A computed fold for a 95-nucleotide RNA from a Pseudomonadota bacterium, annotated as c-di-GMP-I riboswitch aptamer.
Its mean pLDDT, the model's own confidence on a scale to 100, is 87.
NCBI's taxonomy places the organism under Bacteria, Pseudomonadati, Pseudomonadota.
The model forms 100% of the base pairs in the Rfam consensus.
Rfam family: c-di-GMP-I riboswitch aptamer. From the family's description: GEMM was predicted in a large-scale screen for bacterial structured RNA regulatory elements.
RNA sequence: CGAGAUCAAGGGCAAACCCGCCGAAAGGCGGAGACGCAAAGCCACGGACCUAAAGCCGACGCAAACGCGGAAGCAACGGUAGCCGGGCCGCAUCU
Numbered sequence: 001c002g003a004g005a006u007c008a009a010g011g012g013c014a015a016a017c018c019c020g021c022c023g024a025a026a027g028g029c030g031g032a033g034a035c036g037c038a039a040a041g042c043c044a045c046g047g048a049c050c051u052a053a054a055g056c057c058g059a060c061g062c063a064a065a066c067g068c069g070g071a072a073g074c075a076a077c078g079g080u081a082g083c084c085g086g087g088c089c090g091c092a093u094c095u
Base pairs, nucleotide, nucleotide: 003095004094005093006092012037013036018031019030020029021028022027035082041088042087043086045085046084047083048080049079050078055074056073060069061068062067
C1' cells in the first nucleotide's frame, strides 16, 4: 500500500413513538428517545421506491350566457444515502 475479518478497549451515529419549526405532500431540521449500524460519514450519478406542487387532462356540478368550480388519471425540476449499485473520504484491532 492492497484485500479480508470484527473477539477487546475507547469512542461514534440514531429507527419507531412524542414535541417544536419548515414543507402542498413525501420528507427534512432541532429536542427527547434507542430499533439497529463498521461507514447508519459525504454525494441523488444508475436502478428502485415515495410524494404529486406547477402543468396537462377532465367525470361531474353551477350558470340564460360569457364563463366558474372540479373527483379520478398523467406528471419531478421535490424526496429516500437507514433500498441496492456506483463515486469520494475515514477510526481501532486482527489476518